[in-house]
């Protein structure tokens, strides 16, 4: 410090977890690229633990 393939948000715990590129469709083009719409993609490192509720709070543990 650890959240989607990658970088990364997440307010003092609050109700369905997001956003950028990437990848897949489509439109547009002779083709490609760009541009503009769309879909999809998540055990929030792993286990307990406190709470009506945990990405958050606390304990060990693994990795940088």
């Nucleotide at each position: 410090c650890g959240u989607a393939g990658c970088u990364c948000a997440g307010u003092u715990g609050g109700a369905u977890a997001g956003a950028g590129c990437a990848c897949c469709g489509g439109u547009u083009u002779c083709c490609u690229a760009a541009a503009c719409c769309g879909a999809a993609g998540g055990u929030c490192g792993g286990a307990g633990g406190u709470u009506c509720g945990a990405g958050u709070c606390c304990u060990c543990c693994c990795g940088c």
Transfer RNA from a marine eukaryotic metagenome, 64 nucleotides, folded computationally.
Rfam family: tRNA. By type it is a transfer RNA.
RNAcentral holds the sequence, with entries from MGnify.